RNA sequence: GCCCUUGUAGUUUAAUGGAUAAAACUGCGGACUUCUAAGCCGCUGAUGGGUGUUCGAUUCACCCCGAGGGCA
Numbered sequence: 001g002c003c004c005u006u007g008u009a010g011u012u013u014a015a016u017g018g019a020u021a022a023a024a025c026u027g028c029g030g031a032c033u034u035c036u037a038a039g040c041c042g043c044u045g046a047u048g049g050g051u052g053u054u055c056g057a058u059u060c061a062c063c064c065c066g067a068g069g070g071c072a
Stems, first nucleotide, its partner, number of pairs: 001071007010025004018055001027043004048064005
């Protein structure tokens, strides 16, 4: 330099172009308990950035950024 894959919550994963983006763990609060832990109830929190296509984009296209791999 060229090509391929990939980017969603603090972490690990879902979501056929169509409902309020769904869970688990973590975190916070409550209740329980003499106290703590476990278990129970509840809450917070995310689509890498931009442009485009579309009635509608996490999903499709292009550019950029990041990560991984292949060729030279």